[in-house]
C1' cells in the first nucleotide's frame, strides 16, 4: 500500500429416547401469469407458445462533377416560311447554356445496419499460440496515365402474349469493353529470358477528384494448433476417401479439398461410433464459499431467412427485402401461363395462462452515396399502452376525554375499537386554474485571414408549450391485500356438527372448533398484497471444501492377474510438476471502492481496482516426476528342521444296516399322545450260522489342525500345492492394490452312462382336524453315490475387501526355536507364527470393537444415497433347460428403518403366594314354587345396571300414593320461590245446594284486616308509608327431558394384593436407571446382612372398637340373701425370657496354609533349598457376641380371633333417576311443566341367574320336657283372664324399659306311631269358608280352617362355597312398613371332615428372557378370491415419425468432351419412385402382474419356543398364505454339558 467483513434453523417415524433417512417450511430471484385492489412521477422492460400463415404501408439507395436520350420551362444565337415599304410581328425549326422531371448505360453501396435461435455437441464458441493467405473504401511512399478500335442498353420500326414479359432488324454514348505501345517496380523462372496497366471529369487557371502498377500500414477476414465445452455403456466396437504416400487438379491460401496409382492403415474404455438434448461467451440469479442453475433485455462470435439444392456477380455472398431449379402453401389468370416469401417496423389471424401503436422525426448520434448542397435511413432519437420490474413521493400535521355514539366481548362491575372520530388551529407535496418557459445546437455552409487546435457571420428542435419556475384556491383528488393451531408475528364470539369445508407439512371438523364459515379485534406488508410455476439456498440430501458401508442403504462368494493408481534408504543430474518475479493478454458493459450529475433514489458519468485464466521470459530446487549410480531393512531365493481331516489317484479294514439261504422257535410284531394303515401260521418279530450289497467312517475329537474361499476326518501307498520356525548365505525394490479378463466356487438342479443298502421331495395310504393339499405314522420314486460334461447361485457371514506401519496388558491353547535343568525327558523362562476369552486408551447412535480393531494413519479396489413398485419390466450377454448377470420408469406413501428404554404379553424360565388346585364336607345344574333378568307381548308393560365387577342389583317393602309409563279429563306467570308496577281491601274460612269419575267449576248465606305518622272536630272519616293478601302485567318458574364421552360428589373392581413414589447424590448423549436388585427371613418393600447410594413419603404393621385370661373399683332395675355368676369403668398380660437344632454376619484368639520383603546358611555366578523374622491376606474348626428361623416346655393366649380402616393407579367402569352442576332442548290457550280418575310397572310360548321347599327312617307325625343371644316398643309393645278349631277377637294390668311386653326359642332329650311305599315323604295347584290392615285387597296383599294332593325317589355336561367355633344344621331379632319377607342385615344353639403337597387349572407378586405388541395378545399381521379406480409392461395386428442403406430416375447449375456450337454427349447432384431392414412413438381385442381403496370372502403363514424355531439358495407340490426334501445361517428360546473369566 492492497485485499478480505464471512456460515442461525424448524416441523414430521416412537408410549418415550438416541441415531439413520426422506418429505415439508421460513430467504432470495423472474421477460412471468392469475385473483383482489389501484393516486402520481422517474428509469428500465414487454410474443418465452406456432423458425405457424400473413392483408396494407414503410424498412436501400445515391451520384448529371462518368454517359447518351426523352419531356417541361427559361435564356442566347442562327435558319426557313408568311405578313409588312421598313422597323418589326407571327409560325416552324436548329445549335448552345441553365433549372426540373423520367427511364436507361456506368460507378459505389446493397455481404453493413435490423431480426430470429430452427439447425449445430462442432475448431460453432471461449482462452492461448500461429501463418501455407486475402483485404474495396482509408493513410503513407514510388512510378505512370501514349495511341487506336469493336460493341451495346436506352431509342425507332415490325411481330408474339390476357398479363408478366419476350423476339427480330436498324443505328448510338461513356469513368462499359477490346487491341497495340511502354515496364522502374511487379509476376514466372536458378539463370538466361519471358509476361502483364491505365479513364477520365470539374475548374478561366492554379489545381482538385479520379484511374493504372507496386511497396508499406491500418482494419477486417480465411485457415491452423493446444486446452476447455451436457446426458446415456440397457450405444462397444467404428471407418474404403477411410489413414498415409507420390503425382496432378483446385483454392486467396495449407490440406483427401478433389482425382489417379501405391501401401493398409486411422480412431476407441482418458469412451470412438450411435442415440437424446442444446446456439456459445461476456454475463445473470443464488450461495459464507466451493459450487448449483441459467444464457431475456445490452455487448462479442456463430448459424439461419417458407423447405431443399446450386452457382453467378463482386474486394467481400454461395447473398433476409439478388438469380436459377425442385417441393409445399397462397394469390392472379383470357387456363395458354405467371407472381410471392414480415425470424425488418407497425399491424392481423391462429394457437396460448400470456406479451404493446398499422404513432412523430431525421432536430441529435451513426450509416450509404455524393466534390458539395443534399437525398435515403421503422438504425436511431422520441412519444403512446401495460403496477411487468426497480426507485422515489403522497393519501395530511398539531391539539383534542364525557374516554361520545355505534360495533364487539363480558365474570354484567366493565373492557376494547380509541386521540381514533367529532371539534379547534395549521400546512399545500400532490391536484385544479392562471402566467412564464428551457438544456439537448454547433458543426457541415458562407466570408475573411496571419492557413491555424484561426476569426467572424448565418441556418436548423421530433420530443414540447413538455420538464421546470412563479402565483391563487382548498384537507381539498388518493388504501388495500393476505394472515391470526404449531412451524410463524397476531384471539375472542356466533353458526355448523367427520356435514359443509380447510390444508405447505404435521393435521383440523363426529354439539362447548383460537384450524371450517361470518363478525369484531389483532398481526404483517403497503400502491400494492397474495397464489401458481420455475431456479438457487436451507440440503454436509452426491459430501473437493464436506458423508458413509458389523447390526440403519452399502465389502464384490474367493483367488490369480492386465491397464491404471500408489510406492523403501543414500548420492548425482534434469528442472516436467511445484514456488517466485516480470511482460503480454484477459474488449466494452456488468462487479467493488471513492468522487461527481439528475431536488433524493433508481439511473448515469469519471478514476482506481478486480475479472481468480492462458502464454512467454528470468530465477529457486526442499518435495513429487524422469535419467543415472549405489544400499539392504520391503520382497523373493538357498540351506536345515517341523506340523497338518490341504489336493488327486489306487488299494485295504471293522462296526452298523438291508437282502438271500439254512437252523432253532411260536403268535404276535411294528408304530403312536392314543391309534390305524403295514408285516406275520405260505411261520413274522426274536436268535444262530453262511453269503452278497451299497453308503458312511463311532471312540480319538478339542474353544484343536489345514486350505484363498467353497470346503476337508477309518487305514496304507504314490504323486503334489501351500505354510511355520531357525540361519542371515544369495538377488537388490524385483513391491502393494487391481477396472476389464481368467480360474475356482456348498447344496439343489440338468445331460450321458453306471450304481442303488439306508434316507427321502413327488406320489399313495392311515391318523389328527371344522377342513388338513401339513405337522405324526406306514410305504415310496427322482435324488443322495461314481465317471465325464454343464449350471454359478446361498444368511457363499466375522452380515467386518486386500496390504503396510503404530498404539497397555492378563490368560488359555496349537506349531517351532533358544535358555536353564536333566542320563534323557517333564516342568520353568524368553521368543516367532497361528487360534480363542477378558479387558487400558481410543472409537461407536447404541449394542459393542479393542495388537486377529469397528483405534490411529497411509495405498488401491468394490459398493450406498427414503419406503414400496423391484432385483421386477424392456433390451443385451451367458445357459440344454431351470435360470443367472446387467438393470429402470410410471404410479404410490410420509414414512420405511437401526440400537437401546419403560411397560404389557408369551401354549418362555426361575422363585413365591391365594379354598387356586389337590384332600374333604355341603350344594347348584334335574322338580315345584319365590324373586330378578333377557326375550316376547302390550295403549303402557317407566328408567338405569350387562363377563368377572348386571341379573333376591338401585328397590331397608310397586293395591291408591310412590310414578318417572299409558288412556282420558283439566290448568297456563303456573302446585311451591323471589322482585317489581298498577289497582283493590280483601284473600279466605265455615255451612248448604248443584255439575262432574275426580280434579275443578258455579251459586247462596254468615264472618273478616294489622301497624306508624299526620289533617279535620273525640268517635269516625280521610291522606301518606309499611306489613299481609288478591287481581292484571313484567322479570321469571318448572322439567325423573338429553349428554356420566363436559363435571363435582359417591361407589364397584384388581385387592387388605404389597406394592407405588419422592429429595439429594451416582450412572447414561438420552428415554431412563440406581435406591426398590442380591442372600436369609416375614402375612407384609416385615426385619437383618450386603450394596453408589443416603434418607424420606403414601401404603404394611401399630394406634381405635368387639371378644378371649387375670386384677382393681363401683354396684341400679340382675340375685332369696350376701356376694359378685352378672353389668359398667380402669388396668395387667406376649417380649425370643428358658432348652435343643439350623442358617447368616461381625470381632477376637488358637491351629494350619500358601504369598511378598529382609537377614543368615548351603550351593560354581545364578536358579533353587533350609532356618529365623516382619507384613498384609484368606480358608476351615472351636469359643464368645449379634440377627433370623424350626421344634419343645411353661402359659388362658405365641402377629389369639373378628371389625373399622382400601396406597399410586386401572377399567372415558357405574350413577345427570339420591343430590349438586356446565351446555343443549320444551314452555305464546293443544307443554317434555302442573292437577286428577283408571290402567300399567304384577302380562307369558320360552331362556338365564339367585334362593326356598323337598325327594325322606341321621326321617315324618303326636305327646311331654330343657337350655340362648342380640334386639324392638307411646300414632308403640301389649300381660293375665274370657270367646273362637284357627287366623283372630275381647280385655286392659304393666312399660318411655337390665324393672313391663314382644317371647313360644328350635334343633335337642324322653315316650309312642309309621316300616321303604310316590308313602303318615313332599307340599304345588285348586274349590269352599273366614280373619286382619287399609278410602279401597278385581286386576294385585298377608294369614287361618276344611278339602284337593302335582312334579319330585338325590339330579348330564359342567359348576359353586368353605380350613374352626369354620362348613353343615337349628331357631330368634331388626330395618323398611297401615298391611305384606323364601330377600337383606344381625344374633345365638348344636357342631364336623380334610390339607400328602404345588405337577396341573385360575388369579396375583418379584426377578429374568423374547417381542414386528403400546387402543398394549380381545394385540399385530400374511396371501388368494370378489368389487371400484389408476399407471405400467406384453400383445394378433393397425398407424405415424426419424436416420441411414441398395436400386432406378434425375431439374437447374458447375466441370468436361465432341465440334451438327441458339446444340448434343458424359460426370456430379437436390428431389422423386421402388425395396428390405433399423429405430422411436401412438393405438389395440385379450390375458398379466403391480398400486390404491372405514367396516366383503377363505383361512392363520409371521411377531412369544407364535403353538412344527425362523430365515435363506434350490427343487417338487398345493385355493391361498404356504408345505416338504436337501445344504447353509443364528438375525432362535429353553435346558444340559464343557470351557473361559472374576475372588489366593
Nucleotide at each position: 500500500u492492497u485485499u478480505u467483513u464471512g456460515g442461525a434453523g424448524a416441523g414430521u417415524u416412537u408410549g418415550a429416547u438416541c441415531c439413520u433417512a426422506g418429505c415439508u417450511c421460513a430467504g432470495g430471484a423472474u421477460g412471468a401469469a392469475c385473483g383482489c385492489u389501484g393516486g402520481c412521477g422517474g428509469c428500465g422492460u414487454g410474443g418465452a407458445u406456432a423458425a405457424g400463415g400473413c392483408a396494407u404501408g414503410c424498412a436501400a439507395g445515391u451520384c448529371g462533377a462518368a454517359c447518351g436520350c426523352u419531356c417541361g420551362c427559361c435564356a442566347a444565337a442562327g435558319u426557313u416560311c408568311u405578313c409588312g415599304c421598313a422597323a418589326g410581328a407571327g409560325a416552324a425549326u436548329u445549335u448552345u447554356g441553365g433549372c426540373g422531371a423520367g427511364a436507361g448505360u456506368g460507378g459505389c453501396g446493397a455481404a453493413c445496419g435490423a431480426g430470429u435461435c430452427a439447425g449445430u455437441a462442432a475448431c460453432a464458441c471461449c482462452u492461448u499460440a500461429g501463418u501455407a493467405c486475402a483485404u474495396a473504401c482509408c493513410u503513407c511512399g514510388a512510378a505512370g496515365u501514349g495511341g487506336g478500335g469493336c460493341a451495346u442498353a436506352g431509342c425507332u420500326a415490325g411481330c408474339c402474349g390476357a398479363a408478366a414479359g419476350g423476339u427480330u432488324a436498324g443505328g448510338u454514348a461513356a469513368u462499359u469493353c477490346c487491341c497495340c505501345a511502354u515496364a522502374g517496380u511487379c509476376c514466372c523462372g536458378u539463370a538466361a529470358g519471358g509476361g502483364u496497366a491505365a479513364a477520365g471529369u470539374c475548374g478561366c487557371a492554379a489545381g482538385a477528384c479520379g484511374c493504372u502498377u507496386u511497396g508499406a500500414g491500418a482494419u477486417u477476414g480465411g485457415c491452423u494448433u493446444a486446452g476447455g465445452u451436457c446426458c446415456g455403456a440397457u450405444c462397444a466396437g467404428c471407418u474404403a476417401g477411410u489413414u498415409g504416400g507420390u503425382g496432378a487438379g483446385g483454392u486467396a491460401a495449407u490440406g483427401g479439398c478433389u482425382c489417379a496409382c501405391c501401401a493398409a492403415g486411422g480412431c476407441u474404455a482418458u469412451g470412438a461410433c450411435c442415440g437424446g438434448u442444446a446456439g456459445g461467451g461476456g454475463g445473470g440469479c443464488u450461495g459464507a464459499g466451493a459450487g448449483g442453475c441459467u444464457g431475456a433485455u445490452c455487448c462479442c462470435c456463430g448459424a439461419c431467412g417458407a423447405c431443399g439444392a446450386g452457382a453467378c456477380u463482386g474486394a467481400g455472398a454461395c447473398a433476409c427485402g439478388g438469380c436459377u431449379c425442385g417441393u409445399a402453401c397462397a394469390c392472379c389468370u383470357a387456363c395458354g401461363g405467371g407472381u410471392g416469401g414480415c425470424a425488418g417496423c407497425a399491424g392481423u389471424c391462429g394457437a396460448g395462462a400470456a406479451u404493446a401503436u398499422u404513432c412523430c422525426a431525421c432536430a441529435a448520434u451513426g450509416g450509404g452515396c455524393g466534390a458539395a448542397a443534399g437525398c435515403c435511413u421503422g438504425a436511431u432519437g422520441g412519444a403512446g399502452c401495460g403496477a411487468c420490474g426497480c426507485c422515489g413521493c403522497g393519501u395530511g400535521g398539531a391539539g383534542g376525554a364525557u374516554g361520545a355514539a355505534g360495533g364487539c366481548c363480558u365474570u354484567c362491575g366493565g373492557g376494547u375499537u380509541g386521540u381514533a372520530a367529532a371539534c379547534u388551529c395549521c400546512u399545500u407535496u400532490u391536484c385544479u386554474g392562471u402566467g412564464g418557459g428551457a438544456u439537448g445546437a454547433a458543426a457541415u455552409c458562407c466570408c475573411g485571414u496571419u492557413u491555424a487546435u484561426c476569426g467572424g457571420g448565418a441556418c436548423u428542435g421530433a420530443c414540447g408549450g413538455u420538464a421546470c419556475c412563479a402565483u391563487a384556491g382548498g384537507a381539498a383528488u388518493a388504501a388495500g391485500a393476505g394472515g391470526u393451531u404449531g412451524c410463524u408475528a397476531a384471539c375472542u364470539c356466533u353458526g355448523u356438527g367427520c356435514c359443509a369445508g380447510c390444508a405447505g407439512c404435521a393435521g383440523c371438523g363426529g354439539u362447548a372448533a383460537u384450524a371450517c364459515a361470518g363478525a369484531g379485534a389483532c398481526c404483517u406488508c403497503g400502491a400494492g398484497c397474495g397464489u401458481u410455476a420455475u431456479c438457487c439456498g436451507g440440503a454436509u440430501u452426491u459430501a473437493u471444501u464436506g458423508g458413509g458401508c458389523g447390526u440403519a442403504a452399502a465389502g464384490g462368494g474367493c483367488g490369480c492377474g492386465u491397464a491404471g493408481g500408489a510406492g523403501g534408504c543414500a548420492g548425482a543430474g534434469u528442472g516436467c510438476g511445484u514456488c517466485u518475479u516480470g511482460u503480454g493478454u484477459u474488449a466494452a458493459a456488468u462487479c467493488g471502492u471513492a468522487c461527481c450529475g439528475c431536488u433524493u433514489a433508481a439511473c448515469g458519468g469519471u478514476a482506481c481496482g478486480g475479472c481468480c485464466g492462458c502464454a512467454c521470459a528470468g530465477g529457486a530446487u526442499a518435495c513429487g516426476g524422469c535419467u543415472u549410480u549405489g544400499c539392504u531393512g520391503g520382497a523373493g531365493g538357498g540351506u536345515g528342521c517341523a506340523a497338518g481331516a490341504g489336493g488327486u489317484a489306487a488299494g485295504c479294514g471293522g462296526a452298523a444296516c438291508g437282502c438271500a439261504c439254512g437252523g432253532u422257535g411260536u403268535a404276535g410284531g411294528g408304530g403312536u399322545g392314543a391309534a390305524a394303515u403295514c408285516c406275520g401260521u405260505u411261520g413274522a418279530u426274536a436268535u444262530c450260522g453262511u453269503g452278497c450289497g451299497g453308503a458312511a467312517c463311532a471312540c480319538c475329537a478339542a474353544a484343536g489342525g489345514c486350505g484363498a474361499a467353497g470346503g476337508c476326518a477309518g487305514c496304507u501307498u504314490a504323486c503334489u500345492g501351500g505354510u511355520g520356525c531357525a540361519u542371515u548365505c544369495c538377488u537388490g525394490a524385483c513391491u502393494c492394490u487391481g477396472a476389464g479378463g481368467c480360474g475356482c466356487g456348498a447344496a439343489a438342479g440338468c445331460g450321458u452312462g453306471g450304481g442303488g443298502a439306508g434316507c427321502a421331495a413327488a406320489a399313495a395310504g392311515g391318523a389328527u382336524u371344522a377342513g388338513a393339499u401339513a405337522c405324526c405314522c406306514u410305504u415310496g420314486u427322482a435324488g443322495u453315490c461314481c465317471a465325464c460334461g454343464c449350471c454359478c447361485u446361498a444368511a457363499a457371514c466375522g452380515a467386518u475387501g486386500u496390504c503396510u506401519a503404530c498404539u497397555a496388558g492378563c490368560u488359555a491353547u496349537u506349531g517351532g526355536a533358544a535358555g536353564u535343568a536333566u542320563c534323557g525327558a517333564c516342568c520353568c523362562u524368553u521368543u516367532c507364527a497361528g487360534u480363542g476369552g477378558c479387558g487400558a486408551a481410543g472409537c461407536u447412535a447404541a449394542c459393542g470393537c479393542g495388537u486377529u480393531a469397528a483405534g490411529u494413519a497411509g495405498a488401491c479396489c468394490g459398493c450406498c444415497u427414503g419406503g414400496g413398485a423391484a432385483g421386477u419390466a424392456c433390451g443385451g450377454u451367458c445357459g440344454c433347460a431351470a435360470g443367472a448377470c446387467u438393470a429402470a420408469a410410471a404410479c404410490u406413501c410420509a414414512a420405511a428403518g437401526g440400537a437401546a428404554u419403560a411397560g404389557a404379553c408369551g401354549g418362555g424360565g426361575a422363585c413365591u403366594c391365594g379354598c387356586a388346585c389337590a384332600a374333604g364336607c355341603g350344594g347348584u345344574g334335574g322338580a315345584g314354587c319365590a324373586u330378578g333378568a333377557g326375550g316376547u307381548u302390550u295403549a303402557a308393560u317407566u328408567c338405569g345396571a350387562c363377563g368377572g365387577u348386571a341379573a333376591g342389583c338401585g328397590a331397608a317393602a310397586c293395591a291408591c300414593c310412590u310414578c318417572a309409563c299409558c288412556a282420558g279429563g283439566g290448568u297456563u306467570a303456573g302446585a311451591a320461590a323471589u322482585c317489581u308496577u298498577a289497582u283493590u281491601g280483601a284473600c279466605g274460612a265455615u255451612a248448604u245446594u248443584u255439575u262432574g269419575a275426580a280434579a275443578a267449576g258455579a251459586a247462596u248465606a254468615u264472618c273478616u284486616c294489622c301497624u306508624u305518622a299526620g289533617u279535620u272536630u273525640u268517635u269516625a272519616a280521610u291522606u301518606a308509608g309499611g306489613g299481609c293478601a288478591a287481581u292484571a302485567g313484567g322479570a321469571c318458574a318448572g322439567g325423573u327431558g338429553c349428554u356420566g364421552c363436559a363435571c363435582g360428589g359417591u361407589u364397584g373392581u384388581c385387592g387388605u394384593c404389597a406394592g407405588c413414589u419422592c429429595g439429594u447424590g451416582g450412572c447414561u448423549u438420552g428415554a431412563g436407571u440406581u435406591g426398590u436388585u442380591c442372600c436369609c427371613u416375614u402375612c407384609a418393600g416385615u426385619g437383618g446382612g450386603g450394596u453408589a447410594a443416603c434418607g424420606a413419603g403414601c401404603g404394611c404393621a401399630a394406634c381405635c372398637c368387639c371378644u378371649g385370661u387375670c386384677g382393681u373399683c363401683a354396684g341400679u332395675u340382675a340375685c332369696a340373701a350376701g356376694u359378685g355368676u352378672c353389668u359398667g369403668a380402669c388396668g395387667a398380660g406376649a417380649c425370643c425370657a428358658c432348652c435343643c437344632c439350623c442358617c447368616u454376619c461381625c470381632u477376637u484368639u488358637u491351629a494350619u496354609c500358601g504369598g511378598a520383603g529382609u537377614g543368615c546358611c548351603a550351593g560354581u555366578c545364578a536358579a533353587u533349598g533350609g532356618c529365623a523374622u516382619u507384613c498384609g491376606g484368606g480358608u476351615c474348626a472351636a469359643a464368645a457376641g449379634a440377627g433370623g428361623g424350626g421344634g419343645g416346655a411353661g402359659g388362658a393366649a405365641g402377629c389369639g380371633g373378628g371389625g373399622a380402616c382400601g396406597a399410586c393407579g386401572u377399567c372415558a367402569a357405574a350413577u345427570c333417576a339420591g343430590c349438586g352442576u356446565g351446555g343443549c332442548c320444551c314452555u305464546u290457550u293443544g307443554a317434555u311443566a302442573c292437577c286428577c280418575u283408571g290402567g300399567g310397572c304384577a302380562a307369558c310360548a320360552c331362556u338365564c341367574a339367585u334362593g326356598c321347599u323337598a325327594c325322606a327312617a341321621u326321617g315324618g307325625c303326636c305327646g311331654a320336657u330343657a337350655c340362648a343371644a342380640a334386639g324392638g316398643g307411646u300414632u308403640g309393645c301389649c300381660a293375665a283372664g274370657c270367646c273362637g278349631u284357627a287366623a283372630g277377637g275381647u280385655g286392659g294390668a304393666g312399660c318411655c324399659a337390665a324393672u313391663c311386653c314382644c317371647a313360644a326359642a328350635a334343633a335337642g332329650u324322653c315316650g309312642g306311631c309309621c316300616c321303604c311305599a310316590g308313602u303318615u315323604c313332599g307340599g304345588a295347584u285348586a274349590g269352599g269358608a273366614g280373619u286382619c290392615u287399609g278410602c279401597a285387597a278385581c286386576u294385585c296383599g298377608a294369614c287361618u280352617c276344611c278339602u284337593u294332593g302335582a312334579a319330585g325317589c338325590c339330579g348330564g355336561a359342567a359348576u359353586c362355597g368353605c380350613u374352626a367355633g369354620u362348613a353343615a344344621u337349628c331357631g330368634c331379632g331388626g330395618a323398611u312398613c297401615a298391611g305384606c319377607a323364601c330377600g337383606c342385615c344381625g344374633c345365638g344353639g348344636u357342631g364336623a371332615a380334610u390339607a400328602c403337597g404345588u405337577u396341573c387349572u385360575c388369579g396375583a407378586g418379584u426377578c429374568u428372557u423374547g417381542u414386528a405388541c403400546u387402543c398394549a395378545c380381545c394385540g399385530c399381521c400374511c396371501g388368494u378370491c370378489a368389487c371400484a379406480c389408476c399407471a405400467g409392461g406384453g400383445g394378433a395386428g393397425c398407424c405415424g415419425g426419424g436416420a441411414a442403406c441398395a436400386g432406378g430416375u434425375a431439374a437447374a447449375g458447375u466441370c468436361u468432351c465432341u465440334c451438327u456450337u441458339u446444340a448434343g454427349g458424359g460426370a456430379u447432384c437436390a428431389g422423386c419412385c421402388u425395396g428390405g431392414g433399423u429405430u422411436c412413438g401412438g393405438u389395440g381385442a385379450c390375458a398379466c402382474g403391480g398400486g390404491u381403496g372405514a367396516a366383503g370372502u377363505c383361512g392363520u403363514a409371521a411377531c412369544a419356543a407364535g403353538g412344527c424355531a425362523c430365515g435363506u439358495g434350490u427343487a417338487g407340490c398345493g385355493g391361498a398364505a404356504g408345505c416338504u426334501g436337501u445344504g447353509c445361517g443364528u438375525g432362535a428360546a429353553a435346558c444340559a454339558a464343557c470351557u473361559a473369566c472374576a475372588c489366593a
The RNA shown here (small-subunit ribosomal RNA) has 1544 nucleotides and comes from a Minisyncoccota bacterium. The sequence is in RNAcentral, with records from ENA and SILVA. Taxonomically the source falls in Minisyncoccota (Bacteria, Bacillati). The prediction has a mean pLDDT of 82.